[in-house]
RNA sequence: UUUGAAAAAGCUAAACCUAUCGUGAGGUAGGGGCGGAAAGCCACAGGUCUUAAAAAAAGAGACAGCUGGGUUGCCAAAA
Numbered sequence: 001u002u003u004g005a006a007a008a009a010g011c012u013a014a015a016c017c018u019a020u021c022g023u024g025a026g027g028u029a030g031g032g033g034c035g036g037a038a039a040g041c042c043a044c045a046g047g048u049c050u051u052a053a054a055a056a057a058a059g060a061g062a063c064a065g066c067u068g069g070g071u072u073g074c075c076a077a078a079a
Base pairs, nucleotide, nucleotide: 001078002077003076004075011036012035016031017030018029019028020027021026034065040071041070042069044068045067046066047063048062049061050060051059
């Protein structure tokens, strides 16, 4: 630098369940384990979703496990 076939050390943790916070999308903690080689981090571009009694706009938000981008990094293999 490239790659992620196999393996190992460690990491993370979908659905669902429980508790809790929030109007909500969702967040946090515990259980759980579908998965993941950046499923670490950043809402920058696109996207999806929410916004209290219905719809829309504005504004304000949510999602990094939707795609791209930025940034940092573990293990293994090859050069």